RNA sequence: UUUGGGGUAGGAAACAAAGCGUAAAGUGCCGGCGGAACGGAAUGUGAACACCGGACGAAGAGCUAUUGCUUGCGAUUUUGUUUCCGCAUUCGUCACU
Numbered sequence: 001u002u003u004g005g006g007g008u009a010g011g012a013a014a015c016a017a018a019g020c021g022u023a024a025a026g027u028g029c030c031g032g033c034g035g036a037a038c039g040g041a042a043u044g045u046g047a048a049c050a051c052c053g054g055a056c057g058a059a060g061a062g063c064u065a066u067u068g069c070u071u072g073c074g075a076u077u078u079u080g081u082u083u084c085c086g087c088a089u090u091c092g093u094c095a096c097u
Base pairs, nucleotide, nucleotide: 003095004094005093010085011084012083013082014081015080016079017078018077019076020074021073022072029054030053031052032051034049038046040091041090042089043088044087060071061070062069063068
């Protein structure tokens, strides 16, 4: 010097376990407000998440005999495992020339 690669936070799906709700919270949608983290570094991009408001909106059943068990249901939560995905530019780094 040339070419190529690796690595993040995190995201998705499947399975398993433990919960929550089924007396409707949660999830998803819209608006407002705040706003973290994010390859080894810088700049940029964007918007996880919390709170408030709004619209929409549901699946219970059996046994027991009164609070539990079983089995369902919910764009339900968390954890674990596996698989897949994992930004741009520059520098750095690794390999090659």
THF (Tetrahydrofolate) riboswitch aptamer from Companilactobacillus hulinensis, 97 nucleotides, folded computationally. The coordinates come from a structure-prediction model, not an experiment, and the mean pLDDT is 75. NCBI's taxonomy places the organism under Bacteria, Bacillota, Bacilli, Lactobacillales, Companilactobacillus.